[in-house]
RNA sequence: UCUAUCAGCCGGUCAUCGCUAUUGGAAACAAUGGAGGAAAGUCCGGACAGCAUCGGGUGCCGCACCGGUUAACGGCCGGUUCCGCUUGCGGAAAGAAAGUGCCACAGAAAAUAACCGUCGCAACUCGUUGCGAUAAGGGUGAAAACGGGAGGUAAGAGCUCCCGCUUCCGCCUGGCAACAGGCAGAGGGGGUAAACCUUGCGGGCUGAAAUGCCAUGUAUACCAGCGGAGAAGGCGACCCGCCUGAUUGUGGCAACACAACCGUUGGAGGGUAGGCAGCUAGAUUGCCACAGCAAUGUGGCAACCAGAUAAAUGGUGACCGCCCCGCUUGCGGGAUAACAGAAUCCGGCUUAUGGCUGAUAGAUUUU
RNA sequence: GUGGUUGUAGCUCAGUUGGUUAGAGCAUCAGAUUGUGAUUCUGAGGGUCGUGGGUUCGAGCCCCAUCAUCCACC
Numbered sequence: 001u002c003u004a005u006c007a008g009c010c011g012g013u014c015a016u017c018g019c020u021a022u023u024g025g026a027a028a029c030a031a032u033g034g035a036g037g038a039a040a041g042u043c044c045g046g047a048c049a050g051c052a053u054c055g056g057g058u059g060c061c062g063c064a065c066c067g068g069u070u071a072a073c074g075g076c077c078g079g080u081u082c083c084g085c086u087u088g089c090g091g092a093a094a095g096a097a098a099g100u101g102c103c104a105c106a107g108a109a110a111a112u113a114a115c116c117g118u119c120g121c122a123a124c125u126c127g128u129u130g131c132g133a134u135a136a137g138g139g140u141g142a143a144a145a146c147g148g149g150a151g152g153u154a155a156g157a158g159c160u161c162c163c164g165c166u167u168c169c170g171c172c173u174g175g176c177a178a179c180a181g182g183c184a185g186a187g188g189g190g191g192u193a194a195a196c197c198u199u200g201c202g203g204g205c206u207g208a209a210a211u212g213c214c215a216u217g218u219a220u221a222c223c224a225g226c227g228g229a230g231a232a233g234g235c236g237a238c239c240c241g242c243c244u245g246a247u248u249g250u251g252g253c254a255a256c257a258c259a260a261c262c263g264u265u266g267g268a269g270g271g272u273a274g275g276c277a278g279c280u281a282g283a284u285u286g287c288c289a290c291a292g293c294a295a296u297g298u299g300g301c302a303a304c305c306a307g308a309u310a311a312a313u314g315g316u317g318a319c320c321g322c323c324c325c326g327c328u329u330g331c332g333g334g335a336u337a338a339c340a341g342a343a344u345c346c347g348g349c350u351u352a353u354g355g356c357u358g359a360u361a362g363a364u365u366u367u
Numbered sequence: 368g369u370g371g372u373u374g375u376a377g378c379u380c381a382g383u384u385g386g387u388u389a390g391a392g393c394a395u396c397a398g399a400u401u402g403u404g405a406u407u408c409u410g411a412g413g414g415u416c417g418u419g420g421g422u423u424c425g426a427g428c429c430c431c432a433u434c435a436u437c438c439a440c441c
Stems, first nucleotide, its partner, number of pairs: 001363010011320007019034006036339001040350002043348005048207004055240004060203005065079005080093005094198002099196002101192003115138002117134008146164006165189002167186002170183005211277004222267007232244003247260005284303008321336001323334005368440004373435002377393004386424001395411005417433005
C1' cells in the first nucleotide's frame, strides 16, 4: 500500500428567509418540537383491533445438532460434530436401520447383479462349446455391494477371525445437554427426504384500507340462480358434532300447484369518497451499578423526543467541535459527502450505501 | 398496508414426475421463384432461461435470498 472480516463515529450554536404540529393570544405574532441506520423490501415474529361463542378428528403450512435468551421468532448468544480455508475465519447438520418411489447415457447389473474373467463337470473336431459354482480382478459410470490383513476354498466371497469406519442397545467417567473417552454386546452396510414420507415442536383468519362514532348522499328499483321441512352462514381448509337461520294466502282429500312476501348468491347499477377517535409515554431513550463468557436480565437516577393526509422536517451566511493533510506546534488548508426519506407501533432479518478511525489475518514493496 | 401473478431469442409464447443438443410462430438475413416487387418455398443466424447462492452425479424445472413487472382489495 492492497485485500478480507469485525467494531465504532459522522455533532452543535447564532442570524435570516420559509414549511409543519402543539401551546398562548381577539389578531398581528411569539415560544417550543420536527426523519433513519436502514424510515426501504414486506422476508419472519409480536402488541393492538375485529371476526357472536365452544369442541373432537384429519389435512395443510412452518421449523429441525444441543443449551440459553425473549412478549415472540425461522432472530440472537454460547457450545458440539463434520467440511472448507489465506489458519483470521466461514459454512453445514432430525431420520436412508419403518415403508414407497427415482437414479438419464454408458454398463452384464443402479439393488432379486454376472459381459469378460476364475474354478469344477461333461462332450468332442483338442481349443472350443454346453451346464453349474463364484464375485477376488478387468471394463462402464457421478455412484458398483464397507476398507486393510490373515485364514479358508475346486475357485472365491463378511464365508470365518483380527483391526478399523458406521448404526443401535447397556454400563462406567466428564458434561445440564448435544457430545467426548473407555468397556461389553447385537448385526444394518450405494445415493437421494431443498422426492413422497416418518418423528418431534409450533401455528385460527383478516389486517389501521383493522375497528368505533359523527356528518353528507342513495335504490335493492332491476335481471338470473337457490331456498323458506333447511338456502345460506358460524366453529374459518375438510369431516363429525353443535349453533344461528328466511312464511303467509288461495285451490286441492292428499302429494302438490299458483301468487305475494322474505332470506341468500351472482350480475348489473345508484350514492359518498368529509371529519373525529385509533395516533403515539413506549417490551421508550440516556447514564450508572449488579448478575452472566455472551445474547440478555434486574435495580436506581434522569429525560419526553415527528404525528402529516397528497402529505411538513428545507435554503443561505458566520462560528465552534470532531476528522484528515502540511509544517514554522499553533497556525494554514480540506471535508462534513453516499444510500435514502416516517404514515399504527415494536423486536429481528435482508438489501442499498460515502467518508474517517481502530482491531485481526494474509499478500506485496521499501528501509 | 394486505394478498397474489409473471420473468425463457428483437416480439408473443411452449417447455412435467430434474436427464444427453432448450423449442414454436412472427420478425431479421441469405438463396430460389418473378421482367420487378409482394406472396410462396428452402436454409441460416440469434439464448449465459431476471440476478446471486445452495441441494443433486446432473437445475429452465427443487430450496433460499434478491431485483423488476403486472393484477386485486373502501